[in-house]
Context: one part of a larger RNA
């Protein structure tokens, strides 16, 4: 390369922005580069067809014809692509009213615990388990009132509710600021979709400097358990866990489902909004988000089914038997761990 394919069988990039390219909506002229007709050239021979023939056949040979289809010329269509050109509004932006949100950032405040510390009350045990012990306590502990000091997390509202590209957001005010939905249809006029390479973003853990450290805990120690116990269980515990810059760049980064558009029964939850009606309570309807259940209809099945795994285009990523290995080497990145990027010999 074709060809089939990516939820669970191998196989979807962790997300986004965006360059190249790819690929694009209605319509009007014009150009003929694709496209398409017709004519011409040319495309060695031998090969292969196909038809006759020759060697007794046949392999082998000889002639004849066609075939293939690609390049060039020359003229001719103008539907589609494509270029130019003018034009339109439904893609796609703007605007204007509205309106929901744990979206981002920095800052400042409160409470409830849980430990520490001071003081009062008071006395012998707490504490812990399957049962225990190691701990802790008469130098006065658990327990209980006050007093303070600190540092994490945010209970109830909490809802298959929200928002976010994805990672992830959750007290409670300010400030700065990104996205979205709904109406209107005023404005631009295709200004769009994807996205190799590039940029950014990326949970925990770890990594540098500094700095915090209540709880919680890898390591660690000691108490148990048990044939053993480098554990599960229990008491301490140090990095970290938290802030500030700066790194790393993984993941069951999952919806195991790329992104974009259009189109294809219904029913019934919620969460935002218009619109109609109604005093109202509500109830038709519409768009957006998000669950459930199903019909054609796909699917090996499980199941998915307007939020598609249905019916189609477009574009990117991806896979091609197991193990070896996400290894080795090499190259790039990293302060390290180690990340990318990716073979093979062997072997079943």
């Nucleotide at each position: 390369c074709u060809g089939g394919g990516c939820u669970u069988a191998a196989a979807g990039g962790g997300c986004g922005c965006g360059u190249a390219g790819g690929c694009g909506g209605u319509u009007u002229g014009a150009c003929a580069a694709g496209u398409u007709c017709a004519g011409g050239g040319u495309g060695g021979a031998a090969g292969g067809c196909a038809u006759g023939g020759g060697c007794u056949c046949a392999a082998c040979c000889c002639a004849u014809g066609g075939a293939g289809c690609g390049c060039c010329c020359u003229g001719g269509a103008a539907a589609c692509u494509g270029u130019c050109u003018g034009a339109c509004u439904u893609g796609a932006g703007u605007a204007a009213g509205c309106g929901a949100g744990a979206g981002g950032a920095g800052g400042g405040c409160g409470g409830a615990a849980u430990u520490c510390c001071c003081g009062g009350u008071g006395u012998a045990g707490u504490g812990g388990u399957g049962a225990a012990a190691u701990g802790c306590g008469u130098a006065g502990a658990u327990a209980u009132c006050g007093g303070g000091a600190g540092g994490a997390a945010g209970g109830c509202c909490c809802g298959c509710g929200a928002c976010g590209a994805a990672g992830g957001u959750g007290g409670c005010c300010c400030u700065c600021u990104g996205g979205c939905g709904c109406u209107u249809a005023a404005c631009u006029g295709a200004c769009g979709c994807u996205g190799a390479g590039g940029c950014g973003c990326g949970a925990a853990a770890g990594c540098g400097u500094g700095g915090g450290u209540a709880g919680c805990a890898a390591a660690c120690a000691g108490g148990a358990u048990u044939a053993g116990a480098u554990a599960c269980c229990c008491u301490g515990g140090u990095a970290g866990u938290c802030c500030a810059c700066g790194c790393c760049c993984u993941a069951a980064a999952u919806g195991g489902u790329g992104g974009g558009u259009a189109c294809u029964a219904g029913g019934u939850g919620u969460a935002g909004g218009g619109c109609a009606u109604g005093a109202g309570a509500g109830u038709g309807u519409u768009c957006u988000g998000u669950g459930c259940c199903g019909a054609a209809g796909g699917g090996a099945a499980a199941c998915c089914a307007a939020u598609a795994a249905g019916u189609a285009c477009c574009c990117c990523g991806c896979c091609u038997g197991g193990g070896a290995a996400g290894u080795a080497c090499g190259g790039c990145c990293g302060c390290a761990a180690g990340g990318c990027u990716a073979a093979a010999a062997c072997u079943c």
Background
This is a predicted structure of a 348-nucleotide part of an RNA (small-subunit ribosomal RNA, central domain) from an uncultured bacterium. It matches the Rfam family "Bacterial small subunit ribosomal RNA". Rfam links the family to the GO terms ribosome and structural constituent of ribosome.